Molecule: c-di-GMP-I-GGC riboswitch aptamer
Organism: Nitrospirota bacterium
RNA sequence: CAUGAAAAGGGUAAACCAACCGAAAGGUUGGGGCACAAAGCUAAGAGUCCUUCGGGAUUGUCUGGCUGCCAUGA
Numbered sequence: 001c002a003u004g005a006a007a008a009g010g011g012u013a014a015a016c017c018a019a020c021c022g023a024a025a026g027g028u029u030g031g032g033g034c035a036c037a038a039a040g041c042u043a044a045g046a047g048u049c050c051u052u053c054g055g056g057a058u059u060g061u062c063u064g065g066c067u068g069c070c071a072u073g074a
Base pairs, nucleotide, nucleotide: 001073002072003071004070011036012035016031017030018029019028020027021026034060040066041065042064044063045062046061047058048057049056050055
């Protein structure tokens, strides 16, 4: 620098359930585990969703930016 077939150490945690927050989308915590090689951070561009039309939510929809573990190859 490239790649993620296999393996290992470790990590995250969908649906669903409970409590709490929010007008809603949705969020937080605990349980849970479908999956994930950036499912780490970022709401910058696009998309989607909500709206009291002011705005808000989503990075586990895609792209961009920043950072990082392991393995393999050069």